[in-house]
Context: one part of a larger RNA
């Protein structure tokens, strides 16, 4: 990891809900005993509960009664209304291991110190070489203490360094039925050293040169057995089929936040019977908006006013910025400002449609209380977030298939009974890729901008189109070329110099068609070359200013790297138009099936119930409620059932039935049992639990 087995809502006891039997002139026995074919009997048995009245803590009273002084008021009741009771099934709740595995633990009774701690008691073991400690002894020197030099000894948690104990460093083996090999270097190696062999201390205990170390591969409380199916608001699991409906992720509580409790939402029975939707009328309102009439917030300007209090100038008188306040005028902000003030939305009444599986009351039963985005109002936060938190009982997902959106739970677009190789559309397409226009018409765009929307700032640009305005123009304009562009003058000052053109002042006259005491280049200072200005030549537009549509720069990420590709100047964008294609949607044919409503027919407990047929309206679904079948073992009865002329089992995509589980026929294998039909009982259905045990 496969493959077979085996695995999970059980039983009892009470309570209560539906359903159904049996009695009802209410109903049932329990224990016990008797009988007996010994069984899932059949009798006696009314002690007993429940019902026929309730109220009240009770006394205790009664269709009342408690409460109170109360005859009042309240509260539960009687009245109106309602069968009751025992069984049996079936849901559920409660007690119990209680759907089913699963802790880490906690107590208590033992077993362990052949491992390993520490001791204790007897024993054992340490090649060899080095140092050379006190005592001891001799010589010298000394008065002597005592130096001093030699012999000799032979200590020591002394040194080198094998056994032996250990495990620094590096390598190496490797993840092995479990902790550590080998190799090479390395620490102790007469000592707190080492080892044998007995003994001895234990579980909240022991023992520890102390690391919570070690107590038998087990230690921050050992290991065995038992309390025990500890408990687990927590994970994981939990088995067959069709039909009808179909949620929640919310409030309030809550040692409560991933758990409940009740409410809201969902079914399923029951009752009530429009309470629904639309128009209309007829209401409160204080949001959006908007204002500035209050409270406030801020800009600017006139004016007034103040010195108990700022600078400055002035001899002073005054004057001047400037500070506070205060009216007024202008333009303004506000979730907690309003002089106003909607459109929704809520509420109520009427009419008007004729609506289901609508609505509301009561009863069993649940599930849900972690939401997600998306569109809109809005708080937080950067008008960040696939962010976070309200709101709109909005839409979708969740629980929703299909169709577009390349791919894409929450986007468009549409809600799958079933079949069908019809039809017609939606949303989004029509060049291939890929169904359908290389569709019409008029436009923009040259940048491969673009090619569903969703992402591009300020700023810069004779890019290009359309509108709108102003100027100048046949008295010739803007562009170009030709030609002039002068005189007083080299103004004055300054300066080495300053002649239009280094600075400073002034910036006039004069000829002219026109020419600045000069706009730029250029010289040391001139000179030079251009400009304004003007005249010719030419010849009809020409030049600003503004608004819009489409592009251009600005434009940096990690595959060369995308519009989904391929590619395209439309197959890009904009406005108009037809055609077409395209979903599980409608539409057609044809079945199946719920619910309502009629018919027609059998039974019938006369309440209904089947079946046939005809008319409407339904049939997506997770939690889930309801409901209605399949299959497996046994029982009991049935079939005078089947069966060596072959049971069950097993193999086989293949015939037939049925909406399904599943059945039936066939034909091999297989060798001895085994169906059918009614009813009854469960150890009743596996693919999932890091399931359990076997195979392989």
């Nucleotide at each position: 990891g496969c493959c077979a087995a085996c695995g999970a809502g059980u039983u009892u006891a009470u309570a209560u809900a539906u359903a159904u039997u049996g009695c009802u002139u209410a109903g049932c026995u329990a224990a016990a005993c008797c009988a007996u074919a010994c069984a899932g009997u059949g009798g006696u048995g009314g002690a007993g509960c429940u019902c026929u009245a309730g109220g009240g803590a009770a006394a205790c009273c009664g269709a009342g009664u408690a409460u109170u002084a109360a005859u009042a008021g309240u509260g539960c009741g009687a009245a109106a209304u309602u069968u009751g009771u025992a069984g049996u099934a079936u849901g559920u709740a409660u007690a119990a291991g209680a759907c089913c595995c699963g802790a880490a633990a906690c107590c208590a009774a033992g077993u362990g110190a052949g491992c390993u701690u520490g001791c204790c008691a007897u024993g054992a073991g340490c090649a060899g070489g080095g140092u050379g400690a006190a005592c001891c002894c001799c010589g010298c020197a000394g008065a002597a203490a005592u130096g001093u030099g030699g012999g000799a000894g032979g200590a020591g948690g002394c040194c080198c360094g094998a056994a032996c104990c250990g495990g620094u460093u590096g390598g190496u083996c490797g993840u092995a039925c479990a902790a550590u090999u080998c190799c090479a270097u390395c620490g102790g190696a007469u000592g707190a050293c080492u080892u044998g062999u007995g003994g001895u201390a234990a579980g909240g205990a022991g023992u520890g040169a102390a690391a919570a170390g070690c107590u038998a591969a087990u230690c921050g409380a050992a290991c065995u057995u038992g309390g025990u199916a500890a408990u687990a608001g927590c994970u994981g699991g939990u088995u067959c089929u069709c039909u009808c409906c179909g949620a929640a992720a919310u409030a309030g509580c809550u040692u409560u936040a991933g758990g409940g409790c009740u409410a809201g939402c969902g079914u399923c029975g029951u009752g009530u019977g429009u309470a629904c939707c639309u128009u209309u009328u007829g209401g409160g309102g204080g949001u959006a908006g908007a204002g500035c009439a209050c409270u406030g917030g801020a800009a600017g300007g006139u004016u007034u006013a103040a010195a108990u209090a700022g600078g400055g100038g002035g001899a002073a008188a005054c004057c001047u910025c400037g500070u506070u306040a205060a009216a007024c005028c202008u333009a303004u902000c506000a979730a907690a400002c309003u002089c106003c003030g909607a459109a929704u939305a809520c509420c109520a009444a009427a009419a008007g449609u004729a609506a289901a599986u609508u609505a509301c009351g009561c009863g069993g039963c649940a599930g849900u209380u972690a939401g997600a985005c998306u569109a809109c109002g809005g708080g937080g936060g950067c008008u960040a977030a696939g962010c976070u938190c309200c709101g709109u009982u909005a839409g979708u997902c969740g629980a929703a298939a299909g169709g577009g959106a390349a791919a894409c739970a929450g986007c468009c677009c549409a809600g799958a009974u079933c079949u069908c190789u019809a039809g017609a559309u939606a949303a989004g397409g029509u060049c291939c890729c890929u169904a359908a226009a290389u569709c019409u018409a008029c436009a923009c765009u040259a940048a491969g901008u673009g090619c569903a929307a969703a992402c591009u700032a300020a700023g810069g640009a004779u890019g290009u189109g359309a509108a709108a305005u102003c100027u100048c123009a046949u008295a010739g304009a803007c562009a170009a070329u030709c030609a002039g562009g002068a005189g007083g003058u080299u103004g004055g000052c300054u300066u080495a110099g300053a002649a239009g053109c280094a600075g400073c002042c002034a910036c006039c006259c004069u000829u002219u068609a026109a020419a600045g005491a000069a706009a730029g280049c250029g010289u040391a200072a001139c000179a030079g070359c251009u400009c304004a200005c003007u005249g010719a030549u030419c010849a009809a537009g020409a030049g600003g200013u503004c608004u819009c549509g489409c592009g251009c720069c600005g434009a940096a990420a990690a595959u060369a790297a995308u519009c989904g590709g391929g590619g395209c100047u439309a197959a890009g964008u904009g406005u108009a138009g037809u055609a077409c294609c395209g979903a599980a949607u409608c539409u057609g044919a044809g079945g199946a099936u719920u619910c309502a409503u009629g018919a027609u027919u059998a039974c019938u407990u006369c309440g209904g119930u089947a079946a046939u047929u005809g008319u409407g309206a339904g049939u997506g679904g997770u939690a889930g409620g309801a409901g209605a079948g399949u299959a497996u073992u046994c029982c009991a009865c049935u079939c005078c059932g089947c069966a060596u002329u072959g049971a069950a089992g097993c193999c086989a995509a293949a015939g037939g039935g049925g909406u399904g589980a599943c059945c039936c026929a066939u034909g091999g294998u297989g060798g001895a049992g085994c169906g059918u039909g009614u009813g009854g009982a469960a150890g009743u259905a596996a693919g999932a639990a890091u399931g359990u045990u076997g195979g392989c």
Molecule: large-subunit ribosomal RNA, domain II
Organism: Candidatus Wolfebacteria bacterium